[in-house]
Notes
A computed fold for a 1471-nucleotide RNA from an uncultured Caldilineae bacterium, annotated as small-subunit ribosomal RNA. The RNAcentral record of the sequence draws on ENA and SILVA. Model confidence (mean pLDDT): 83 of 100.
């Protein structure tokens, strides 16, 4: 795109088509083939006419008389159009209508009471007869074949019909009906009588006819109507000829399977008889052995075939409803008879299943004819009407027949057409949805206002089809007027991309969607609803199928180095294909003419139903056909001829080619004999193992087997596999050269032969060394291994087998054409004096590098993967599966050939970026190493995780969480817990409404407080007044959340990391991903420089700019110092740039050393944190989107809690002491703090501290006495004069309050702890370590924390292998979430399919036998018998019977073939 559909929602009309695709499955009823009385003889009924009576009746008709119109229908002539057919204009006749009621007048039929017969017509009915029941309808079951299609051919018939010629004389004999008797239930019969033809038999005749070679012989007929007849029609007999139908044979065309390769006995052919209409093994007898088949026989498996229909640009595919043509078939199977045709749908026989009557004796019957019924199925119509037209049977006609057909019902089941209304209408209503709340959309959509009537409804009129007259199922339809009223008619799919349309709620990996990639795990444009939009619309979606696209089966038009795919080789067999040239034939081929290619269909073109669908007429197409005349270039076929292809003769020439025999020397091992003595072997280090019975290790000599160092090369030879010490023998090929010969003899190459590494088998030698297996020994968690000691088969030889390899150049095999270089091997010429050298040509090899070109990239490129040609072999996603099964070789192993279910959305190749490696290469960091203190061990302090709890509030979790948020939780903080209150609120803004003893304060009372209550005091601003304003109360809007999500977010931090890196523009390269720049050399703290480069150049980062400290100049100088200014203080300057000089480096950059200088190579230190990564960390610091909540998750209060404690960790801190502790004594800082503040002296307390209050808003007072030291004494190695936990008791301080739960002080108390396992941290100089001082935070304090600031003040860096982290460059990759990656494989579950299987069970064709029904042929034929011959007996001629032969079917038998099932069993796929 399509459909003979179906299924879900939904549906207003027409037309015109279409409608059991499954069970060739069964089938109630009804109806589908009759027809002729003019072929016959008969019966019934019925009518006429006359006859014979006719009473009574008064019809039809005919005159007279009397109103009318229109539209529908009908279309001439006449122009015009066209090639007709017709068509379009036009509108005349004619019909409508010689009608016509009443009434007058004529007219005389039916009819008629009783009663019949003859003729005559007619109608109906069985029987004999004749024509049709062989068409016409169905229907696809079977068939792969001459069944069909196309072309041809004939050895034949051919009712009816048509031309022509003849003829139609004359006899017989039965027999149905019929009667009458009789069986049966029924079906259906039995006898016996008598009878007619166009039924039936002789005879006459015999133009043609048939048979015959010819004489000659043989063989026909029916009549019937009409009429008075004459004839006339209709019939019959022979023949010829035509028509039309058939039979028969032929050529060519159209499924599938080689996991079917051979079949074939009447088979293939001859003669001869039969047989048929008619050829023919069509059938029989005898001879011959033949005949098919890889161009696919045979067997299986599906199939009616065509024209055509659907698709596609074609080629092609894919089907074969409905129309037509063919063909088969009718319940299943067989069989004939009849007849012009049949082996016969609505005919017979017999056999069979299956169904019905039955009186149980025995019958009947076949919708695959049209409705209809059941079953099956996802599904497929009415038990209509009519012969009116068409087309058919029968008759002479009239007519009859008729489910063929015309037509009607059902079905949206297809096409096609038409409609649900048009205009106007903006307050862009209302109402819905969204929303940033301003709005937008629905939406001119409605409403309303005109208008309009296709359909609809009614009423009226009405066909065409009907060609002289009658006569229409459809149909009162199709049209046509007329009236009414927007009236009676919209849905359905779908909106993540592919593909046109978008938001909102709800759901929260759920429900649920999917064609296909995929959607869903709280903000889902993909699920569900809404409300918008998109498509198509009386239909729109889904299944299902077929073709498109898919160049994805490649003729048109692919493809094989690495993606799937070259056979392991290659000597050939049959096919394929083929050099040069002349002739000829005319198969292919090409042209002309012709026959044909049925209608319908399609295409064009012209009509006709208002239009299309549908239809009518024209015309041209449509074949690997046929036929007939040419052509003659190409191919083919023949004849002939040539030499460039191809071979061969001759002379050279290399080489691990093959075979077979012989021969050599080094190695190992072994034995033997010497010498010698404790080891030896192994290995990363060992062990096992050898060894005082004497190894090893050295010598000599002997045995044996296997393999052949150097030479030896991208050298050489072979078709591959392979081939390596010498030497003979046989042997195969390949190069070169130069002339000669043969004349296409050539390539290629299914099948099938052959050759084919290792290993593996068979038999049998052999066995040195090596060595699967097997055994030890290590190693290892294990270690069936990697290493080591041993060690069987093998390995080797000879004779067979297998027949595969990454058998690889992953590259078939030939030809020929298409720049070079450059290296080697073999050979030839050639130039130099040239054997050896060198150069240059050239032929054959074998490597690399490259040009065009070719490729998807990688890469090939004269040794193609390039241009082209010939032949072969193989490939079509990926797993199953290099498999199962069947076949074939095989002794086995196994090999070859080779699928199917099922299951995936991929597998795969190049190359690109990254990330990773127990890859490789440079090169950083207190990363290791040198060191110096130190955690981990103790007790405390604090944080954290467990636990516990009414709470034990939250977060932060590897580095980068854990003395983090917290620069300080007794109450507050507070967010947790119990408990008590308020609800517009503790806190904001607006808005209505109240409110004058209001706002506000508030004793008592109750309460734990918060609050309740509430006597009493009691105002304020603006204004002149009214009144507002501010508070108070109601009330609805809102407030409130430390409530959720940091994975919706901002902002801000942290990490990698102060690491040196990230990038951009234009340009160059690349199909692109991308790349170059950024990379190489060097350098550097650094992508810092400098050089080189298809790059040039930029940006962010680096570095510098700030701040600080060291040095110094200047100005100023309070409160600093005694002073004028050196210290301080504060401001504004100046210095350091590899400047200078050596060296070294590339001349560079730089790198080293060195002077100067306070300071030198970044002088220390701080701010400064690139693109980015961690969905990293913060909704609880703040802000903020969506959810939650609103008498509670909000808000107040009291009380408790964060402080808990078998424990585990993390961050300190004080110690384990003598470098110390204590006593006493004495010295020197810097940097902060301060008014609700710091507080001096003095006094008072041992002491916290308490009195006191000077001075200070600070270079002025004060906090404030630093301390480690420095001097002196003491202690003397102990759990101590160490150390201080942990407890009493006694003060002080803060504060509304120290019980839980605060410091501090004095007295006593005196615990663990003697330098800390594995492991692990900090630090490179004024650092680390030790020592105090301060500050913030704060009412106090848990501060051993944090942030700063000064004292004192070391030690080591050989070095960059190593652990940890990073940057460059390069490498491999199946990785990309990126190695905390990926995956492979048992086993365990679950679910599928699916081999094997002891069997069991079906199916299908075929063989043997044995059984045989009904027909037909033969044979017999005693029993029957009318025509014919006999006088007659009898004959001739038939039949019955009975029997031979064929067979449908039936039964046995063993076998094939395919199904179905099976305990158990093998793998396999998915989770």
């Nucleotide at each position: 795109g399509a459909u003979g559909a179906a299924c879900g929602c939904u549906a207003g009309c027409g037309g015109c088509g279409u409608g059991c695709a499954u069970g060739a499955c069964c089938c109630a009823u009804g109806c589908a083939a009759g027809u002729c009385g003019a072929a016959c003889g008969g019966g019934u009924g019925a009518a006429g006419a006359a006859u014979a009576a006719g009473a009574c009746a008064g019809a039809a008709g005919g005159c007279g008389g009397g109103g009318u119109a229109a539209a529908g229908c009908g279309g001439a002539a006449g122009c015009g159009a066209g090639a007709a057919a017709u068509c379009g204009u036009g509108g005349a006749a004619g019909g409508g209508a010689a009608g016509g009621a009443a009434c007058g007048c004529u007219g005389g039929a039916a009819g008629g009471a009783a009663u019949u017969g003859c003729c005559u017509u007619u109608a109906c009915c069985a029987g004999u007869g004749g024509c049709g029941g062989a068409c016409g309808g169905g229907u696809g079951a079977g068939u792969a074949a001459c069944a069909c299609g196309u072309a041809g051919g004939u050895a034949u018939c051919u009712g009816c019909c048509u031309c022509a010629a003849g003829g139609c004389g004359g006899g017989g004999a039965a027999u149905a009906g019929c009667u009458g008797u009789u069986c049966g239930a029924a079906a259906g019969g039995a006898c016996a009588g008598g009878u007619a033809a166009u039924a039936c038999c002789g005879c006459a005749u015999a133009a043609g006819a048939u048979c015959g070679a010819a004489a000659g012989a043989u063989g026909a007929a029916a009549g019937g109507u009409c009429g008075g007849a004459a004839g006339a029609c209709c019939a019959c007999c022979u023949u010829g000829a035509g028509a039309u139908g058939a039979g028969c044979c032929u050529g060519c065309g159209g499924c599938c399977g080689a996991u079917u390769a051979g079949c074939u006995a009447g088979u293939u052919g001859g003669u001869g008889a039969g047989g048929u209409a008619a050829u023919g093994g069509c059938c029989c007898a005898c001879c011959a052995a033949g005949g098919c088949g890889a161009u696919g026989a045979u067997c299986g498996g599906u199939a009616g075939c065509u024209g055509g229909u659907c698709u596609g640009a074609g080629a092609g595919g894919a089907c074969g409803a409905u129309c037509a043509g063919c063909c088969a078939c009718a319940c299943u199977g067989g069989a004939a008879c009849u007849g012009a045709c049949a082996c016969a749908c609505g005919g017979u026989c017999c056999a069979g299943a299956c169904u019905c009557c039955u009186a149980c004796g025995g019958g009947g019957g076949g919708c695959a004819g049209c409705a209809g019924g059941g079953a099956g199925g996802a599904a497929u119509a009415u038990u209509g009407c009519a012969c009116a037209a068409c087309g058919g049977g029968g008759g002479g006609a009239a007519c009859c027949c008729a489910g063929g057909u015309g037509c009607a019902g059902c079905a949206a089941c297809g096409c096609c057409g038409c409609g649900u209304g048009a205009g106007u209408g903006a307050a862009g209503a209302a109402g819905g949805c969204c929303u940033u709340c301003g709005g937008g959309u629905u939406g001119u959509a409605a409403a309303a206002c005109u208008c309009u009537u296709u359909u609809c409804u009614g009423a009226g009129g009405g066909a065409u089809g009907a060609g002289a007259a009658c006569g229409g199922a459809c149909a009162g339809u199709a049209c046509c007027u007329c009236a009414g009223g927007a009236a009676u008619a919209a849905g359905u799919c779908u909106c993540g991309g592919c593909u046109a349309a978008c938001u909102a709620c709800g759901u929260g990996c759920c429900a649920g969607c999917a064609g296909c990639c995929g959607c869903g795990g709280u903000a889902a444009g993909a699920c569900g609803u809404a409300g918008g939009a998109g498509g198509c619309g009386a239909g729109c979606g889904u299944u299902a199928u077929c073709c498109g696209g898919a160049u994805u089966u490649a003729c048109u038009g692919g493809g094989c180095g690495u993606a799937a795919a070259g056979g392991g080789c290659a000597a050939g067999u049959a096919g394929g294909c083929g050099g040069u040239u002349a002739g000829u034939c005319a198969a292919g081929u090409c042209a002309g003419u012709u026959g044909u290619g049925a209608c319908a269909g399609a295409u064009c073109c012209c009509g006709g139903c208002u239009c299309a669908a549908c239809u009518g007429g024209g015309a041209g197409a449509g074949g690997a056909c046929g036929a007939u005349u040419g052509a003659g270039a190409c191919u083919g076929g023949u004849u002939g001829a040539c030499u460039a292809g191809a071979g061969g003769a001759c002379a050279g020439g290399a080489g691990a080619g093959g075979a077979g025999a012989g021969c050599g020397g080094a190695a190992u091992u072994c034995c033997u004999u010497g010498u010698g003595u404790a080891g030896c072997g192994g290995u990363g280090g060992a062990a096992u193992g050898c060894u005082c019975a004497g190894a090893u290790a050295c010598a000599a000599g002997g045995a044996g087997g296997a393999a052949c160092a150097c030479c030896a090369g991208u050298g050489g030879c072979g078709a591959a596999g392979g081939c390596g010490g010498c030497u003979c023998u046989c042997u195969g090929g390949c190069c070169u050269g130069c002339u000669c010969c043969u004349g296409a003899c050539g390539c290629u190459g299914a099948a099938g032969a052959g050759c084919g590494a290792a290993a593996g088998c068979u038999a049998g030698g052999g066995g040195a060394g090596c060595g699967a297996a097997c055994g030890g020994g290590c190693u290892u968690a294990g270690a069936u291994a990697c290493c080591c000691c041993g060690g069987u088969a093998g390995u080797c030889c000879u004779a067979g087998c297998u027949g595969u390899a990454a058998a690889c150049g992953u590259u078939g095999g030939g030809u020929a054409c298409u720049a070079g270089g450059u290296a080697u091997u073999g050979g030839g010429g050639g130039u130099g004096a040239g054997a050896a050298c060198a150069c240059u040509u050239u032929c054959a090899g074998u490597g690399c590098c490259g040009a065009a070109g070719c490729g998807a990239a990688c890469g090939c490129g004269u040794u193609a993967a390039g241009u082209a040609c010939c032949c072969c072999g193989c490939c079509u996603g990926g797993g199953g599966a290099c498999u199962a099964c069947g076949g074939c070789c095989g002794c086995a192993a196994g090999g070859u050939u080779a699928a199917a279910a099922c299951u995936c959305a991929a597998a795969g190749g190049a190359a690109u970026u990254g990330a990773c490696g127990g890859g490789g290469g440079c090169c950083c960091g207190c990363a290791c190493a040198a060191g110096c203190a130190g955690c981990g061990g103790a007790g405390c302090g604090u944080g954290u995780g467990g636990u516990u709890u009414a709470a034990u509030u939250c977060g932060a979790u590897g580095c980068g969480a854990c003395a983090c948020g917290a620069a300080g939780a007794a109450c507050c903080u507070c967010a947790c817990c119990u408990g008590g209150g308020u609800u517009u609120g503790a806190c904001a803004u607006a808005c209505a409404a109240g409110u004058a003893g209001u706002a506000g304060g508030g004793g008592a009372g109750c309460g734990a407080a918060a609050g309740c209550c509430g006597a009493c005091c009691g105002a304020g601003c603006c204004g002149c007044a009214a009144g507002g304003c501010a508070g108070c109360u109601u009330g609805a809007a809102c407030a409130g959340g430390u409530g959720c999500u940091g994975c919706a977010u901002g902002g801000c931090u942290g990490u990698c990391g102060u690491c040196a890196g990230c990038u951009c523009g234009u340009g160059c390269c690349g199909u692109g991903a991308g790349g170059u720049g950024u990379u190489g050399g060097g350098u550097u703290a650094a992508g810092u420089c400098c050089c080189a480069c298809a790059a040039c150049g930029a940006g962010c980062g680096c570095a510098a700019c700030c701040c600080u400290u060291g040095u110094u100049g200047c100005c100023a100088g309070u409160u600093a110092c005694a002073a004028g200014u050196a210290u301080c203080u504060g401001g504004c300057g100046a210095g350091a740039c590899u400047g200078c000089c050596g060296g070294c480096g590339u001349a560079u950059a730089a790198c080293c050393g060195g002077a100067g200088g306070a300071a030198g190579g970044u002088a220390g230190g701080g701010a400064u944190g690139a693109u980015g990564u961690c969905a990293a960390g913060u909704c609880a610091g703040c802000a903020u989107g969506g959810c939650c909540u609103u008498u509670a998750u909000a808000u107040c209060c009291a009380g408790g809690g964060c402080u808990a404690c078998a424990c585990a960790c993390a961050c300190g801190c004080u110690a384990c002491a003598a470098u110390g502790g204590c006593c006493g004594g004495u010295a020197c800082a810097g940097a902060g703090g301060g008014c609700a503040g710091c507080g001096a002296a003095a006094c008072c307390g041992c002491g916290a501290g308490g009195c006191g209050g000077a001075g200070c808003c600070a270079a002025u007072c004060c906090c404030a006495c630093a301390a480690a030291g420095c001097c002196g004494g003491u202690c003397u190695c102990a759990g101590u004069u160490c150390a201080g936990a942990u407890u009493g008791c006694a003060g002080g301080c803060u504060g509304c309050a120290a019980c839980c739960c605060g410091c501090c002080u004095g007295c006593a108390u005196g615990a663990a702890g003697u330098c800390g396992g594995a492991g692990u941290u900090g630090c490179u100089a004024g650092u680390a370590a030790c020592c105090g001082c301060a500050g913030g935070u704060c009412a106090g304090c848990u501060a051993u924390a944090c942030u700063g600031c000064g004292g004192u003040g070391a030690a080591u860096a050989c070095g960059u292998u190593c652990c940890c982290g990073g940057g460059c460059c390069u490498u491999g990759u199946a990785c990309a979430c990126a190695c905390c990656g990926c995956c492979c494989g048992u086993c365990a579950c679950g679910u599928c399919a699916u081999g094997g299987g002891a069997g069991c069970u079906g199916g299908c064709a075929a063989u043997a036998c044995c059984u045989a029904a009904a027909g037909a042929c033969g044979g017999u034929a005693a029993g029957c018998c009318g025509a014919c011959c006999g006088g007659a007996a009898g004959g001739a001629g038939g039949c019955a019977g009975c029997u031979g032969u064929u067979c449908a079917g039936g039964g046995u038998a063993g076998g094939g073939c395919u199904g179905g099932u099976g305990a158990c069993u093998g793998g396999g796929a998915c989770g």